Predicted 3D model of a 349-nucleotide part of an RNA (small-subunit ribosomal RNA, central domain) from uncultured Symbiobacterium sp. The source organism's lineage runs through Bacteria, Bacillati, Eubacteriales, Symbiobacteriaceae and Symbiobacterium. The prediction has a mean pLDDT of 82. Rfam family: Bacterial small subunit ribosomal RNA.

Context: one part of a larger RNA
RNA sequence: UUGGGCGUAAAGGGCGAGUAGGCGGUCUGUUAAGUCAGUGUGAAAUUUCAGGGCUCAACCCUGAAACUGCGCUUGAAACUGGCAGCUAGAGGACAGGAGAGGGAAGUGGAAUUCCCGUGUAGCGGGUGAAAUGCGUAGAUAUCGGGGAGACAUCCGUGGGCGAAGGCGACUACCUGGGCCAGCACUGACACUGAGGCACGAAAGCGUGGGGGAGCAAACAGGAUUAGAUACCCUGGUAGUCCACGCCCUAAACGAUGCGAACUGGAUGUUGGGCUCAACUUGGAGCUCAGUAUCGAAGCUAACGCGUUAAGUUCGCCGCCUGGGGAGUACGGUCGCAAGACUGAAACUC
Numbered sequence: 001u002u003g004g005g006c007g008u009a010a011a012g013g014g015c016g017a018g019u020a021g022g023c024g025g026u027c028u029g030u031u032a033a034g035u036c037a038g039u040g041u042g043a044a045a046u047u048u049c050a051g052g053g054c055u056c057a058a059c060c061c062u063g064a065a066a067c068u069g070c071g072c073u074u075g076a077a078a079c080u081g082g083c084a085g086c087u088a089g090a091g092g093a094c095a096g097g098a099g100a101g102g103g104a105a106g107u108g109g110a111a112u113u114c115c116c117g118u119g120u121a122g123c124g125g126g127u128g129a130a131a132u133g134c135g136u137a138g139a140u141a142u143c144g145g146g147g148a149g150a151c152a153u154c155c156g157u158g159g160g161c162g163a164a165g166g167c168g169a170c171u172a173c174c175u176g177g178g179c180c181a182g183c184a185c186u187g188a189c190a191c192u193g194a195g196g197c198a199c200g201a202a203a204g205c206g207u208g209g210g211g212g213a214g215c216a217a218a219c220a221g222g223a224u225u226a227g228a229u230a231c232c233c234u235g236g237u238a239g240u241c242c243a244c245g246c247c248c249u250a251a252a253c254g255a256u257g258c259g260a261a262c263u264g265g266a267u268g269u270u271g272g273g274c275u276c277a278a279c280u281u282g283g284a285g286c287u288c289a290g291u292a293u294c295g296a297a298g299c300u301a302a303c304g305c306g307u308u309a310a311g312u313u314c315g316c317c318g319c320c321u322g323g324g325g326a327g328u329a330c331g332g333u334c335g336c337a338a339g340a341c342u343g344a345a346a347c348u349c
Stems, first nucleotide, its partner, number of pairs: 004320003007303002012317001014199001016197001021192002025086002028084004033080002035076003038072004047065007089189001090186002092183001094182001096179001101175003105171003109151001112148006118141001122134002160167002204246004209242002214240002219235004257316006265294012298305002322349003331342004
């Protein structure tokens, strides 16, 4: 390579928009590049097959085939391609509606801590039990006032939105996407997507940046213990927050790539629409889009999946090929660094 695979055995890229490439609806008409036929050529020897000649063989002779190629002002038109069409894919003016989607600005709220006042001797915390700790330099408690930073209880929900990471107080502003309904319009404009580009939790890094209430790596002390560089307790610095710039990794998970088609049902729930019923509150059925549970067939090693497929198929991409060595070494690219990406071998079982 062929073949087989990728939920959990090795294996889906963290995620998107998109270049090259691959692949592509329908119906005629047309073209004839691919395709097919015809025809010419493809020297001989060589090769293959059949037959023959040297006693056999090698070798030689005869015939046929082949020479998978190239040419043509010959033809065919199903398929692929080109051209002209079509409207079922895709897009879409107009109408409706849901949402923690994003950005930036402002406003409010409970709690915590700190400061001021009142007031006097203890307080607090924690555990299995304690101690370290705080307090006559006025604590704890208490009410009133002030400041600061961070946060988002209830509502709240396998509810919603987003491509993923992720997003929850309120208000207006700027802004992205999806859904439903009818229907002008465009006319295959579609799908996927190597490389490249953008985004990407937390932690971490940079600025003699700002901020710092609570929490809290490191660190200190108290306990526990044989020891205790821990679990528990009292403190506590980076950090957590903001601005700008980097880093680019996660069990970045549905451990399940994206798109399309097809294949019994049942029950919830979210957002629309239609029909029927209805004074109102309630309702019944159908349908589109999401989300969840159970399950026919089928699939699966089993677990389980099951119209949101892991079923039946197609298109395109990524990835896997025994364990360890090793996501290491070396080289390269990127990074301020930490390191990231790419990624072996010897040896060994």